The RNA shown here (Lysine riboswitch aptamer) has 163 nucleotides and comes from a mouse gut metagenome. Its mean pLDDT, the model's own confidence on a scale to 100, is 77.
RNA sequence: UGAUAGAGGUGCGGUCUUCAUCAGUACCCCACAGCCUGCGUUCGCGAUGCGCAUGGGCGAAAGGGAAUGCCGCCGAAGGAGCCGGUUCGGGCGCGACCGCCGUCUCCUGGGGCGCAGGAGAACAUCCUGCGCACUGCCGCAAACCUCGUGCGGAGCGCUAUCA
Numbered sequence: 001u002g003a004u005a006g007a008g009g010u011g012c013g014g015u016c017u018u019c020a021u022c023a024g025u026a027c028c029c030c031a032c033a034g035c036c037u038g039c040g041u042u043c044g045c046g047a048u049g050c051g052c053a054u055g056g057g058c059g060a061a062a063g064g065g066a067a068u069g070c071c072g073c074c075g076a077a078g079g080a081g082c083c084g085g086u087u088c089g090g091g092c093g094c095g096a097c098c099g100c101c102g103u104c105u106c107c108u109g110g111g112g113c114g115c116a117g118g119a120g121a122a123c124a125u126c127c128u129g130c131g132c133a134c135u136g137c138c139g140c141a142a143a144c145c146u147c148g149u150g151c152g153g154a155g156c157g158c159u160a161u162c163a
Base pairs, nucleotide, nucleotide: 001163002162003161004160005159006158009074011073012072013071014070015069017067018066019065028057029056030055031054034052035051038045039044043090077108078107079106080105081104083102084101085100086099109135110134112132113131114130115129116128117127118126119125137153138152139151140150141149
């Protein structure tokens, strides 16, 4: 220098199934005649009442969450930014935001608790920042060989083996 194999632990991510929530919400149907003339760009629908509101009937789903199992792992993974692609409405076309996928660059060792902000239906959960102690690795210092202390650093790190 390269390759291989490992360690951190409330360790990381994915997936099937089940359950709760989403929600008595959306859609649809009826009534009414309270508001309104358009709904939805065009086809289409509509004073024989479209649309909105109110009352009644029927009544979901996705995302997110929990548990068991299984799978892949230890920059596992997460976040930010640029770029490229993709998605959307009853149909077609187009565009923005959001979402999804991918390359590249940068940041974060890990989980927990608290506060603040963002996403979210949500007090769930996730993300970011700050703080607190804890924990693993390495370095330095003293102490010490009966094994604990202080300071500092970052995973492009550390340990082991082989060449």
Rfam family: Lysine riboswitch aptamer. Rfam describes the family as follows. Riboswitches are metabolite binding domains within certain messenger RNAs that serve as precision sensors for their corresponding targets.